Small-subunit ribosomal RNA, 5' domain from an uncultured bacterium, 530 nucleotides, folded computationally. Model confidence (mean pLDDT): 83 of 100.

Context: one part of a larger RNA
């Protein structure tokens, strides 16, 4: 000069549109932040209706909350930057060494059984947390049996490729499947939503190559699962990944090993470039969820608001014994030179469930605070010399502040006040209604056209009135660099200062007053970076 997640210090009118714990990955009250689905099941408190009964009570129907079973979804979304110098991340390949739920679009299929167990019902142990004992039930839970177009092993061939086992094929063994829900119906069946086997495909994922990725040599030697090999294990899969043998090997000055520092990248800052500097906020990829280590379930975790065991820490408590994990969003405590509101709403965009209706969702849409940064707008405009009063400075004429004020007229952005209400809403269940494909028909399926609820923001924007100039200027400097000069006051004092340097009686360099310069809702100083 330029920029900045910045702070400080004086100062502050508005609006947009961005951003806001860099420090203690410290430690956390309190609320919330992942649930849905009765169209899988069995059931049902409480209410409200009947019937018996003098009454306690019993019984029946509706209605369902909560819980319970199953099912998906909690592996996404959201946070953080400890750790990590790595195939961790960039890029650009391999996977003939893999998987991949949910979707897409192909063939096939859905047969006949069975035991059980949570709710519940008695009753037991415990302060609780929670267990445990006995009866008895359901299912899209769980288990066997049938069957096999694909599918997988196994033999025996053919073909095929750079290459084993990729991939095509022929033949015979074997082995493995399912579940129902609901809506129409002429009861014959016919839709919609799932099941089950499999082949593509799509998405994601795992693995693994090539080449790139900070300082130290004041770290020079490093390694025994260590480097190869054979078998054997185990992964969805290749491999010392693990294990037994068996060899002695494999890395390094083209920097091994040790240390130190750090998440990486698109991207951002400067800069004519080449470059140096950085990783805040969007976006992508990785790693972690009080610390350490483990592994279930699962298409996917070794799982932030899931389990199990060790720690530290915190609370309970009847002392035996049990809870917790805000690097989610809001908030507190400490720390700091420092960084917000325990807000509103699912309308909207996107997510989970669900046939849908709709729940749920601190993702996210908004609202508030902060001159933190950018950007834009104002604080008026004209006209006005007796060149007023007051400062100030004078040689006492006068000069200056200064067209600046004052007055005279105008305007009305902003402000205050009223009005006024666009777009963000797409369409979804229903009605109406056109085609269409199958079909005996109804429901229905595919598909278009009308029509139709729904807004947090929001006492909101535009945009039309009223009032009235009214409601809004400061900060640095003023020797030289480097634009802007006098006066008093102090007297090596108080002081100023980025460098040069001023100040010991006339100080343009300190203070303060007039006047000048810059920039202006800001300015200036500190930090960092080019």
């Nucleotide at each position: 000069g330029a920029a900045c997640a910045a702070a400080c210090g004086c100062u502050g009118g508005c609006g947009g549109c961005g951003u806001g714990u860099c420090u203690u990955a410290a430690g956390c009250a309190u609320g919330c932040a992942a649930g849905u689905c009765g169209a899988g099941c069995g059931g049902c408190a409480a209410g409200g209706g009947g019937g018996a009964g003098c009454g306690a009570u019993c019984u029946c129907c509706c209605c369902u909350a909560g819980a319970g079973c199953g099912g998906u979804g909690g592996a996404c979304u959201g946070g953080u930057g400890a750790g990590u110098a790595a195939c961790g991340c960039g890029u650009g390949g391999g996977u003939a060494a893999u998987c991949u739920g949910c979707c897409u679009u192909g063939g096939g299929c859905a047969u006949g059984g069975g035991g059980a167990u949570a709710g519940c019902c008695a009753c037991u142990a415990g302060a609780a947390a929670u267990a445990g004992u006995g009866g008895g039930u359901a299912a899209u839970a769980c288990c066997g049996g049938a069957u096999a177009c694909g599918u997988u092993c196994c033999a025996c061939g053919a073909g095929g490729g750079g290459a084993g086992g990729a991939c095509u094929u022929g033949u015979g063994g074997a082995a493995g499947a399912a579940a129902g829900g609901u809506g129409c119906u002429a009861c014959g069946g016919c839709g919609c939503c799932g099941g089950c086997c499999u082949g593509a495909g799509a998405u994601g994922a795992g693995c693994u190559c090539g080449c790139g990725u900070c300082c130290c040599a004041u770290u020079a030697g490093c390694u025994a699962g260590u480097u190869g090999g054979u078998g054997a294990g185990g992964u969805a899969a290749c491999g010392g990944c693990c294990c037994a043998c068996c060899a002695a090997g494999g890395c390094g000055a083209u920097g091994a090993u040790g240390g130190g520092u750090a998440g990486c990248c698109g991207g951002c800052c400067u800069g004519a470039g080449a470059g140096g500097g950085u990783g805040u906020a969007c976006g992508g990829c990785c790693a972690c969820a009080c610390u350490g280590g483990g592994a279930c379930u699962g298409a996917g975790a070794u799982a932030c608001g899931g389990c199990c065991c060790a720690g530290a820490c915190u609370c309970c408590u009847a002392c035996g014994g049990g809870a917790g994990g805000c690097a989610g969003c809001a908030g507190c405590u400490a720390a700091g030179a420092a960084u917000a509101u325990u807000c509103c709403g699912c309308a909207a965009u996107g997510g989970a469930c669900g046939g849908a209706a709709g729940u749920c969702u601190g993702a996210c849409g908004g609202a508030g605070c902060g001159a933190c940064g950018c950007c834009g707008c104002g604080u008026g405009g004209a006209u006005g010399a007796a060149g007023a009063a007051g400062g100030c400075c004078g040689a006492a004429a006068g000069g200056u502040u200064g067209u600046a004020a004052a007055g005279u007229u105008c305007u009305u952005u902003u402000a205050c006040u009223g009005g006024g209400g666009a777009a963000g809403a797409a369409u979804a269940a229903g009605c109406c209604u056109g085609g269409g494909a199958g079909g005996g028909a109804a429901u229905g399926c595919c598909u278009g056209g009308g029509u139709g609820a729904u807004g947090a923001c929001a006492u909101g924007a535009a945009c039309c009135g009223g009032u009235g100039a009214a409601u809004a200027a400061g900060c640095c400097c003023c020797g030289g660099c480097c634009a802007a000069c006098u006066a008093c006051g102090u007297g090596c004092c108080a002081g100023c200062a980025g460098c040069c340097g001023c100040g010991g009686u006339a100080a343009c360099a300190c203070g303060u007053a007039g006047g000048g310069g810059g920039c202006g809702a800001g300015c200036g100083u500190u930090g960092u970076u080019c």